[in-house]
RNA sequence: GGGCUCGUAGCUUAGGUUGGUAGAGCGCUGGGCUUUUAACCCAGUAGUCGGGGGUCCAAAUCCCCCCGGGCCCG
Numbered sequence: 001g002g003g004c005u006c007g008u009a010g011c012u013u014a015g016g017u018u019g020g021u022a023g024a025g026c027g028c029u030g031g032g033c034u035u036u037u038a039a040c041c042c043a044g045u046a047g048u049c050g051g052g053g054g055u056c057c058a059a060a061u062c063c064c065c066c067c068g069g070g071c072c073c074g
Stems, first nucleotide, its partner, number of pairs: 001073007010026004020057001027045006050066005
């Protein structure tokens, strides 16, 4: 230098094919239960979807550029 792939909540991630309200588990907070803790149950909690631009009525999703991680080639 070239190719492929990944980047979404504090953490692990689904969704991307087929554009139309951004979800789950864990965690955290409050409450219930319990003599207490844990476990369990209920409620709550948080995301510029890596950044910018473009297309579109509408972009996490499609297109382009850039940044970062991983793998391969030279």
Transfer RNA from an archaeon, 74 nucleotides, folded computationally. The prediction has a mean pLDDT of 81. Rfam family: tRNA. By type it is a transfer RNA. Rfam describes the family as follows. Transfer RNA (tRNA) molecules are approximately 80 nucleotides in length.